Context: one part of a larger RNA
Molecule: small-subunit ribosomal RNA, 3' major domain
Organism: Sequoia sempervirens
RNA sequence: UGACGGGGGCCGCACAAGUGGUGGAGCAUGUGGUUUAAUUCGAUGCAAAGCGAAGAACCUUACCAAGGAUUGACAUGCCGCGAAUCCUUUUGAAAAAGAGGAGUACCUUUGGGAACGCAGACACAGGUGGUGCAUGGCUGUCGUCAGUUCGUGCCGCAAGGUGUUGGGUUAAGUCUCGCAACGAGCGCAACCCUCAUGUUUAGUUGCCAUAGAGUUUGGAACCCUGAACAGACUAUCGGUGUUAAGCCGGAGGAAGGUGAGGAUGAUGUCAAGUCAUCAUGCCCCUUACACCCUGGGCGACACAUGUGCUACAAUGGCUGGGACAAAGAGUUGCGACCCCGCGAGGGCAAGAGAACCUCAAAAGCCUGGCCUCAAUUCAGAUUGCAGGCUGCAACUCACCUACAUGAAGUAGGAAUCGCUAGUAAUCGCCGGUCAGCCAUAUGGCGGUGAAUUCGUUCUCAGGCCUUGUACA
Repeated sequence: UGACGGGGGCCGCACAAGUGGUGGAGCAUGUGGUUUAAUUCGAUGCAAAGCGAAGAACCUUACCAAGGAUUGACAUGCCGCGAAUCCUUUUGAAAAAGAGGAGUACCUUUGGGAACGCAGACACAGGUGGUGCAUGGCUGUCGUCAGUUCGUGCCGCAAGGUGUUGGGUUAAGUCUCGCAACGAGCGCAACCCUCAUGUUUAGUUGCCAUAGAGUUUGGAACCCUGAACAGACUAUCGGUGUUAAGCCGGAGGAAGGUGAGGAUGAUGUCAAGUCAUCAUGCCCCUUACACCCUGGGCGACACAUGUGCUACAAUGGCUGGGACAAAGAGUUGCGACCCCGCGAGGGCAAGAGAACCUCAAAAGCCUGGCCUCAAUUCAGAUUGCAGGCUGCAACUCACCUACAUGAAGUAGGAAUCGCUAGUAAUCGCCGGUCAGCCAUAUGGCGGUGAAUUCGUUCUCAGGCCUUGUACA
């Protein structure tokens, strides 16, 4: 100087106080294991496991089997032939191989050149092959924790110390007072974005009126949508404190002590993760570890486990009626109305490149009726049959609909997780990826809307100071 302590002080949904779950059931999905021709690869305590994957039927695809081809699917260079291109046909599962026909374009010094195709020899291509313990870049984590350093000076023989410690204070190495230190850098905070209030300004497609109809006409008050400003700073009052930094209470205010949320992640730690995003050293393969194609696999299933969805019901289920969002997406797309169908959907087809038209119906909720505590009018797995849609193609292996079927499950042991307010819980809506979709995932949006916090004794983790140590 560190590390450690069943030493001391401070902090955190860390505990406690509450609330909802997980662990039991069914299913979805990931992983392990097993199986397999292959079940491609990576990720493995927190910080792997609905993770890479914002979407595996073919493709993707890296794996396996069979069939092919070897200057190669892709790049540059050399030589030869032919413009390119299009059509027909044979074999084949396709890749590909063979045969026949059509067709001649641009520039030109008439030698040739440019683009493209075929063939040839060689330099080379190619590798999702290995090494993340050779690396760059990117990322996780401690942790949005309050730390981490430097210059000069001073102290010490030196390693080092001081500054950064001490008294207060803060969310904060935040600020203040003191001090052999005086200053400074990266962090903190602020500057940035969103939300909450008001003013001014702008009014179309929005708003408010008006009109019998029509792409009517009018207004700028309100709502709303943009833009520019204002506003919050412990500013003000009282108390407290060392005349300080601050803390406590009040007033006014839309908002009060960081107003709420986001973006922002210091020096470093874990030889953390990634050579399969990409880049890259070295090693390895080169008629194959490279390439093309068809089919299969990544979807297997005695089991174990993670993350979720749906439930076990009456604060409920079913069935009529009624009203209220926000944020998004749309031309290879969104698709009204009308007609057909029980329905998924189909037909015709208006509108709008969208504050205009469409997706679009919000659901919980309110209000009528039925069910009356039961494995039921709970729950919906599983299975049968009939259909729809996307797509060359739906058997392996998609989704949706109708009818029938109606499993486990009656609140979940030990254990364990999230959450402090518009939060938890609960309810729907939308997007990305996407032909379709295995999405119950993920990223957003709004509706309804709680309980509890005495406190720091204990549990856990981290930081700072201090103290002890036979440790380095």